The prediction has a mean pLDDT of 78. SAH (S-adenosyl-L-homocysteine) riboswitch aptamer from a Gammaproteobacteria bacterium, 77 nucleotides, folded computationally. NCBI's taxonomy places the organism under Bacteria, Pseudomonadati, Pseudomonadota, Gammaproteobacteria.
[in-house]
RNA sequence: UGUGCCGAGGAGCGCUGCGACUAUCUCACCGAUAGCCAGGCUCGGCACGGGCGAUGUUCCAACGGCGCUCGUUGACU
Numbered sequence: 001u002g003u004g005c006c007g008a009g010g011a012g013c014g015c016u017g018c019g020a021c022u023a024u025c026u027c028a029c030c031g032a033u034a035g036c037c038a039g040g041c042u043c044g045g046c047a048c049g050g051g052c053g054a055u056g057u058u059c060c061a062a063c064g065g066c067g068c069u070c071g072u073u074g075a076c077u
Base pairs, nucleotide, nucleotide: 001049002048003047004046005045006044007043008042009041010070011069012068013067014066015065018040021035022034023033024032025031039063
């Protein structure tokens, strides 16, 4: 660092719907329509790969369309 799986990033309801995915149309592609859809992002773990100079110390997240409800923490009244 790539892929897959798992976990975490407080919880829930409603709305829209880009990408991906599915279906239909098309010889096929592009594209169109419909469906689904707001953890697809970041961090960590494992497995299998690719790449790469090493070691030590310290610290511990940052984010996620719109609206609403709750929880938690702090401040003010």